[in-house]
Molecule: Glycine riboswitch aptamer
Organism: soil metagenome
RNA sequence: CGUGCGGGAGAGCUGACCGGCGCGUCUGACCACCUGCCGGCCAGCGCCGAAGGGGCAACCUCCCCGGAACCUCUCAGGCACCCGGACCGCGCG
Numbered sequence: 001c002g003u004g005c006g007g008g009a010g011a012g013c014u015g016a017c018c019g020g021c022g023c024g025u026c027u028g029a030c031c032a033c034c035u036g037c038c039g040g041c042c043a044g045c046g047c048c049g050a051a052g053g054g055g056c057a058a059c060c061u062c063c064c065c066g067g068a069a070c071c072u073c074u075c076a077g078g079c080a081c082c083c084g085g086a087c088c089g090c091g092c093g
Stems, first nucleotide, its partner, number of pairs: 001093007012045004017040006024033002046079003052075001053073003059067002
């Protein structure tokens, strides 16, 4: 360095629309409406840093070259679970 296994953090609200389920009203029954929950999607605002990327530079005895953080930015990415995940441990090459 590659690969397999295991561990592995942070950060969300609101609104529109659509779908499902339930309460209630109405009805002969449906439909429809109200309201609650769940899911999807879009938008607004907010937030997070540990894919990737950018910046600063302690340090690598000193200079050049080069390397370089868990600091910093948040372009990208992410903000239930899953997935992903820097990094860590073990095995193999």